Record summary
A computed fold for a 680-nucleotide part of an RNA from Chloroflexia bacterium SDU3-3, annotated as large-subunit ribosomal RNA, domain II. Its Rfam family is "Bacterial large subunit ribosomal RNA". Rfam links the family to the GO terms ribosome and structural constituent of ribosome. The full RNA is in RNAcentral, with records from Rfam.
[in-house]
Context: one part of a larger RNA
RNA sequence: UCCGACGAGUUACGGUGUGUGGCAGGUUAAGGCAGUGACUAGCCGGAGCCACAGCGAAAGCGAGUCUCAAUAGGGCGCUCGUCGCACAUCGUAGACCCGAAACCGCUUGAGCUACCCAUGCGCAGGGUGAAGCGCGCGUAACAGCGCGUGGAGGCCCGCACCGGUGUGGAUUGCAAACCGCUCGGAUGACGUGUGGGUAGGGGUGAAAUGCCAAUCGAAAGCGGAGAUAGCUGGUUCUCCCCGAAAUGCAUUGAGGUGCAGCCCGGGAAUAAGCGCCUUGCGGAGGUAGAGCACUGUUGGGAUGCGGGGGCUUCACCGCCUACCAAGUCCCGGCAAACUCCGAAUGCCGCAAGACGACGCCCGGAGUGAGACAGUGGGUGCAACGUUCAUUGUCAAAAGGGCAACAACCCAGAUCCGCAGCUAAGGCCCCCAAAUGAAUGCUGAGUGGGAAAGGAUGUCGCGGUGCACAAACAACCAGGAGGUUGGCUUAGAAGCAGCCACCCUUGAAAGAGUGCGUAACAGCUCACUGGUCGAGUGCCGCGGCGCCGACAAUCCAACGGGGCAAAGUAUUCUGCCGAAGCUCGGGACUGCCCGCAAGGGCAGUGGUAGGGGAGCGUCGCGUAUGCAGCGAAGCGGCAGCGGAAGCCAGCCGUGGAGCGUACGCGAGUGCGAAUGUCGGA
Numbered sequence: 001u002c003c004g005a006c007g008a009g010u011u012a013c014g015g016u017g018u019g020u021g022g023c024a025g026g027u028u029a030a031g032g033c034a035g036u037g038a039c040u041a042g043c044c045g046g047a048g049c050c051a052c053a054g055c056g057a058a059a060g061c062g063a064g065u066c067u068c069a070a071u072a073g074g075g076c077g078c079u080c081g082u083c084g085c086a087c088a089u090c091g092u093a094g095a096c097c098c099g100a101a102a103c104c105g106c107u108u109g110a111g112c113u114a115c116c117c118a119u120g121c122g123c124a125g126g127g128u129g130a131a132g133c134g135c136g137c138g139u140a141a142c143a144g145c146g147c148g149u150g151g152a153g154g155c156c157c158g159c160a161c162c163g164g165u166g167u168g169g170a171u172u173g174c175a176a177a178c179c180g181c182u183c184g185g186a187u188g189a190c191g192u193g194u195g196g197g198u199a200g201g202g203g204u205g206a207a208a209u210g211c212c213a214a215u216c217g218a219a220a221g222c223g224g225a226g227a228u229a230g231c232u233g234g235u236u237c238u239c240c241c242c243g244a245a246a247u248g249c250a251u252u253g254a255g256g257u258g259c260a261g262c263c264c265g266g267g268a269a270u271a272a273g274c275g276c277c278u279u280g281c282g283g284a285g286g287u288a289g290a291g292c293a294c295u296g297u298u299g300g301g302a303u304g305c306g307g308g309g310g311c312u313u314c315a316c317c318g319c320c321u322a323c324c325a326a327g328u329c330c331c332g333g334c335a336a337a338c339u340c341c342g343a344a345u346g347c348c349g350c351a352a353g354a355c356g357a358c359g360c361c362c363g364g365a366g367u368g369a370g371a372c373a374g375u376g377g378g379u380g381c382a383a384c385g386u387u388c389a390u391u392g393u394c395a396a397a398a399g400g401g402c403a404a405c406a407a408c409c410c411a412g413a414u415c416c417g418c419a420g421c422u423a424a425g426g427c428c429c430c431c432a433a434a435u436g437a438a439u440g441c442u443g444a445g446u447g448g449g450a451a452a453g454g455a456u457g458u459c460g461c462g463g464u465g466c467a468c469a470a471a472c473a474a475c476c477a478g479g480a481g482g483u484u485g486g487c488u489u490a491g492a493a494g495c496a497g498c499c500a501c502c503c504u505u506g507a508a509a510g511a512g513u514g515c516g517u518a519a520c521a522g523c524u525c526a527c528u529g530g531u532c533g534a535g536u537g538c539c540g541c542g543g544c545g546c547c548g549a550c551a552a553u554c555c556a557a558c559g560g561g562g563c564a565a566a567g568u569a570u571u572c573u574g575c576c577g578a579a580g581c582u583c584g585g586g587a588c589u590g591c592c593c594g595c596a597a598g599g600g601c602a603g604u605g606g607u608a609g610g611g612g613a614g615c616g617u618c619g620c621g622u623a624u625g626c627a628g629c630g631a632a633g634c635g636g637c638a639g640c641g642g643a644a645g646c647c648a649g650c651c652g653u654g655g656a657g658c659g660u661a662c663g664c665g666a667g668u669g670c671g672a673a674u675g676u677c678g679g680a
Base pairs, nucleotide, nucleotide: 001680002679003678004677005676006675011093012092013091014090015089016088017087018086019085020084021083022082023081025050026049027048031044032043033042054061055060064076065075066074067073096234097233099231103224104223105222106221107220108219114198115197116196117195118194119193120192121191122190123188125157126156127155128153132149133148134147135146136145137144161185162184163183166181167180168179169178200216202212203211204210209218237614238613239612240611241610242609247260248259249258250257251256261367262366263364264363265362266361267360274356275355277353278352279351280350281349282348283347289341290339291338295335296334297333298332299331300330301329302328303327306324307323308321309320310319311318370394371393372392373391374390375389376388377387378386379385399410400409401408414586415585416584417583419582420581421580425576426575427574428561429560430559434573436572437571438570439569440568441567447563453547454546457544458543459542460541461540462539463538464537465536466535474531475530476529477528478527480504481503482502485499486498487497510525514523515522587604588603589602590601591600592599593598615669617666618665619664620663621662622661623660624659625658626657633653634652635651636650637649639646640645
C1' cells in the first nucleotide's frame, strides 16, 4: 500500500405532534381465575390516571372570575375526549461511534535506580618522601643546620576496577544508548558482593525536578468508567420533489448556544385581507449636487477701530509708518460634525390594473467562520487589507467566452438526436466562421505593460502677427559721426563694474546682442537697402505615435505562428459560436380537463437540510412451490428494469437445503474513522 471480515441514531420510560384503530367518557396497574393442543389467546381486578370549568396568592365565587369604589375598562376563561399501535422529534439515561491531557479509591513495586543499616571482599607496579626518631654540627639553654631513619597524603604516574572528555562509526543499529580511538579517578567523600530498610497528597536526592523496574512536574495495575470532550475524525443501498445560512439581539459570549430571520413538510380558512410589478395621487426627509444667508475657514484688494515700531516731548499732546489687524465693502474659494437651497432613487399611505400564492397554525431542520466584483461610505502610505451599506456572482452552478484562471462577461445542465437559430466573444493559420466593404489614423511591431516630465513625430481644428506697397529663409551691401559718453581704473575705447542712455547724418545703424583684445584692433548681431517671389512666425485644443523604460536559469510584457494590416477609429453587411432558444422523440413532478384511456399547460442544476417512493440482507407467521433426475454458495455466458437491483435462462463447480406472495421483526447495506483483526 492493497484485499477480506468486523465497524457508528439503539433500547427503556416519559412529553409533544402526525397517521391509524377501539370506545363516547376512555382506560385498567399490581395481582388473580378457568381451560388447552402450553399459548403473540380469553376472563376478572376501577386502585389509579386523563377528561368532564374556569378564575383568583387565597378565603372564595362560578360560565364566569380576578383587579377595583365601579353594574368603567382590562387579564384569563366560556365542552372538541381517552386508550392502544406506528412514525417523527424532545427529555432522562453512556444515548450515533471512536478519541484525551487528567481526578479519585484500592492495591503491586527499592531483583533497575537514590539514600541508609549490617556483614564480607577488592585495589599490578612505579614515584615523591610529611611528622616523629637517631647521629653529627651548633646554642648558656633553646632554636637552627646537615646526614640518616621513617613512611604521611581525599599526594604523583599507571593496570585491574569505577567512570564517560573529545571525536569517528552506528542511527529499519550488534545494541530501545552500542563499537573504535582518545580521555577522568584509581588508599578514597573509593569500588563492590550478600542480607535488610525507606512507597506515590509518598520516598530518596553532594539538588538535575534527578531517581523510584526501557515509564516520573508526581510510578504502575485494577476499579469509579462507556469520566467529561461547546473539540477533531468517521457515520454504510437507490430514485424523485423542494432547497438554505454564514444576518440581528443576547450570552464568563466570540469556531458554542438561545430567540428571531432564511429552508422543508402538513393543515385550516378565504378571495375581503396579503405579497410583487406598473400607473396615478398624497406624504415624511435634508443625501448627491449646489450655495455662502448662518457657523467656521480661506487667497487678493479697499478702508482702517485698536495695537506694534520710529520721531518728538519734562509731561500732556502730536507727526510718520510698504508692520499686525477688528469691523465694513469688492473680487474669488472650502466644510462629515455649515445650509438661504436641493434632486434622482428608495421609503410610507391611498386608488386602479396585471400577476400569485404572501400571510396564519402545527411539526422537522440546517445556518449564525463567508468570499470576490460593481457602486456609496469609514479606516489605512498601501494590500487578493479591514469595516459597514447596497446589488450580483461563487458558496451550493455545470456549459460558452476571458490562452490557462471559484468570484468578471454570456447563460441556469430532466434524458436522447451526425437537426436549426442565437448570446458573450469571435471570423489569416493553429481553430468553427470575412485574407468582407467604406472612410480616416498609426510606421512606433505602437498594437502586445507604466508616471511625472520632455520633444520642429504626424494628422485634424481654432486663434493671432507679418506678407505681391514683396513677408520668412538664404545671398550681396551698409551697420556711421559727436565719442575713447561720464565715472572708475595701471588701462576700461559698445562689450570688468557704477551712472546716464542724449544729439547728428541718414534708407538704416543700440552710448550697443554675442565672440574677441592687456587696452585698442578684428568678427558678429539688432536695424536698413538690394536680389529672389509666396507664403511665413507664434499661441492653443484634439487624434495616433516617440523618449522617459534597469532583475535575477533562454526566448518569456500578442496563447503561439505570424501580421504594416491579421494594428487602430467610425459605419455597414454576412457568418461562426453554449448544456441558452427552437425542432423531433422519451421519462418524471405539479396543476387543469376527462368516468377512464388519455390530453393540455408549467416545470425537473444543487451543498447543509426537509419531504416522498422504492431496492436489497437476516429471522418469524400464513399460504404456496422447488430440490440427490442435484438446494444454497461460487465461476462463466446471455437477458430484463428508471436506479438500488433482478433472472422459474444456459453451462460448469458444489453436495443439502432453498424460493415466491402477503404481513411482521431487526445485531439490515462501508471506501475512507493515523479505524479493529487477519492475509498478501